[in-house]
Order: sequence, then C1' cells, then structure tokens
RNA sequence: UCCACCAGAUCGCCGAAUUUCCUCGGUGGGAAACGGGGGAACCAGUUCAAAGGGGUUAAUCCCAGCACUCAGAAAUCUGAGUGCUGGGUAGGGCCAUCCUUGGUCCGCACCCGGCAGCUAACCUCGUAGGCGUGGAAGGAGGUGGAA
Repeated sequence: UCCACCAGAUCGCCGAAUUUCCUCGGUGGGAAACGGGGGAACCAGUUCAAAGGGGUUAAUCCCAGCACUCAGAAAUCUGAGUGCUGGGUAGGGCCAUCCUUGGUCCGCACCCGGCAGCUAACCUCGUAGGCGUGGAAGGAGGUGGAA
C1' cells in the first nucleotide's frame, strides 16, 4: 500500500441485580463488587393545614376529550381534584468494537406513612424480574493475509 473479516444462542439485550466462601443439602450465615436510603458542620431553606410531603426508576411535564366528585352560580356555565382515552414532551434504550448520521422503540410501575434539603464519620437496605436486535450509511480502529 492492497485484499478479506470484525453476525456469535456455551450468543446477545433491559436492569444495581454478578462472582465467591461456609454451613446445609436450608425459608441459613458471610465476603467482594455493583446499586439505593438515612445521617453533621458550612451552605440552603423559613413554619407545622389529611387540598400534604417524600423515595426508587429514563418513566416527568403539557394540551384536548369523556366520566365522576367538590365548590361557586338562577339554569347554561366556570374552577379544582381523581380516573380513562388520544396527542405531544423532559428523559431513556436498541440497531453486536468506537464515533457521527439515520432508523426504531420506551416514556411504566412500585414504595414510605405525617416524615427525611445538602451532608464527613457512621447506620442501613437490595442483588430481582423480563426478553431476542440486525439487509443500516460514512469515518476511525482492530485481526488475518499478500507485496
């Protein structure tokens, strides 16, 4: 410099959720690693209202419609709250080395229980569950071969 490859199920993805030791053959006890909560000074904040407030998570917020509840109102109607539906959105994931582009999808749910700002020391909790992308483009990089 040129050519080829970088497509795997004993593999891969979301997630903190993995590895290992003892005991036991367990509904047990540790360690490492990863993740969460509480918790001074300083700083911040400024009043206890059950119309609350707070936490994990990417999962917040906005608009519209419908239903219900409450309040006002002479009715229509207006406002607030809750639930459902539709659209969008902060934010998040994947397209199998990385970056950019492009494409595609998610934008849930659960918990604390009147209570927690940050927070060193310290205290404490979790290690589940659920799945299967690809005909991508450009660049960089890596591996192998040849000259």